[in-house]
About this RNA:
The RNA shown here (transfer RNA) has 72 nucleotides and comes from a bacterium. Its mean pLDDT, the model's own confidence on a scale to 100, is 84. It matches the Rfam family "tRNA". The family's RNA type in Rfam is transfer RNA. About the family: Transfer RNA (tRNA) molecules are approximately 80 nucleotides in length. Its family is annotated with triplet codon-amino acid adaptor activity in the Gene Ontology.
RNA sequence: GGCUGAGUAGCUCAGCGGCAGAGCGGAGCCCUCAUAAAGCUUAGGUCGUGGGUUCGACUCCCACCUCAGCCA
Repeated sequence: GGCUGAGUAGCUCAGCGGCAGAGCGGAGCCCUCAUAAAGCUUAGGUCGUGGGUUCGACUCCCACCUCAGCCA
């Protein structure tokens, strides 16, 4: 320098045009003599950045940034 993949909640990841989700973690409640576990409820997101397409974009297109891998 070229190519490919990834970037979404604190962490690990789904979601691939039509209201942003799960597990774990956090908070509260319940239970217990108490703790843990189990159960119930709940908060938490400018979906990497900037443009474009579209009635509508996490999703499609372009550029850029970061990370990983391959080639030279």